Context: one part of a larger RNA
RNA sequence: CGUUAGAUGUUUGAGAGGGCUUGAAUCUAGUACGAGAGGACCGAUUUGAACAAACCUCUGGUGUAUCUGUUGUAUUGCCAAGUGCAUCGCAGAGUAGCUACGUUUGGAAAGGAUAAGCACUGAAAGCAUAUAAGUGCGAAACCUGCCUCAAGAUGAGACAUCUUUUAAGGGUCGUUGGAGAUGACAACGUUGAUAGGCUAUAGGUGUAAAGGCAGUAAUGUCAUAGCCGAGUAGUACUAAUUACCCGUAGA
Numbered sequence: 001c002g003u004u005a006g007a008u009g010u011u012u013g014a015g016a017g018g019g020c021u022u023g024a025a026u027c028u029a030g031u032a033c034g035a036g037a038g039g040a041c042c043g044a045u046u047u048g049a050a051c052a053a054a055c056c057u058c059u060g061g062u063g064u065a066u067c068u069g070u071u072g073u074a075u076u077g078c079c080a081a082g083u084g085c086a087u088c089g090c091a092g093a094g095u096a097g098c099u100a101c102g103u104u105u106g107g108a109a110a111g112g113a114u115a116a117g118c119a120c121u122g123a124a125a126g127c128a129u130a131u132a133a134g135u136g137c138g139a140a141a142c143c144u145g146c147c148u149c150a151a152g153a154u155g156a157g158a159c160a161u162c163u164u165u166u167a168a169g170g171g172u173c174g175u176u177g178g179a180g181a182u183g184a185c186a187a188c189g190u191u192g193a194u195a196g197g198c199u200a201u202a203g204g205u206g207u208a209a210a211g212g213c214a215g216u217a218a219u220g221u222c223a224u225a226g227c228c229g230a231g232u233a234g235u236a237c238u239a240a241u242u243a244c245c246c247g248u249a250g251a
Base pairs, nucleotide, nucleotide: 001152005163006162007161008160009159010158011157015149016148017147018146021049022048023047024046025045026044027043033038051106052105053104054103055102059100060099061098062097066093067092068091069090070089071086072085073084074083075082076081110144111143112142117137118136119135120134169246170245171244172243173189174188175187176186177185194239195238196237197235198234199233200232201231203228204227205226211222212221213220214219
């Protein structure tokens, strides 16, 4: 821009893409078969491999948010307690998030039409013949079925609702994240829990400082403390103010 008034939401699916793998074991059954040796079809079940997708409950990794220990040095006048720098100084743990080495799921079943092949009825050719007319079965391949996209499918579809013009609706702006290079997408804007703060807490770290007590002292203890808390729940304290722009046609 189009889809012939403009919108919001929900959809149909022409068409396109993806997927399509396979082993072993057990039962049937030491059965059928076979002199024996050996040893099934069919059917049922279990468990794997590789591949793919999604996810983070578990197990791990990372985790320069966080907590703790500790070395050297500088510094807060000194002690104590802290802070800066040294690869995050080094080391031990680690929430969220992101992840695989982790977890879950998948390939199917079923239907249609067939290939090779196997057949039925059956003449030409009184027989025979699966074929000439006719009919049936038959494969991971084909068409569906499963998953994803999809009406610019210009053949531009459908349904519901809103608005009759200072409209419906959308945008700018602001607070943001399940989104993200920027646009976009999604949530919210006081009729408000959108983010921050605050409160509580799952969780992390591992028992703070000061003081008391015990000990000559190191240290221990009162004390699952203190600190953090990207998660969860609550709470308008702070910031989402006011406002502006597009839209305004047709019958």
Predicted 3D model of a 251-nucleotide part of an RNA (large-subunit ribosomal RNA, domain VI) from a wastewater metagenome. Its Rfam family is "Bacterial large subunit ribosomal RNA". Rfam links the family to the GO terms ribosome and structural constituent of ribosome. Its mean pLDDT, the model's own confidence on a scale to 100, is 88.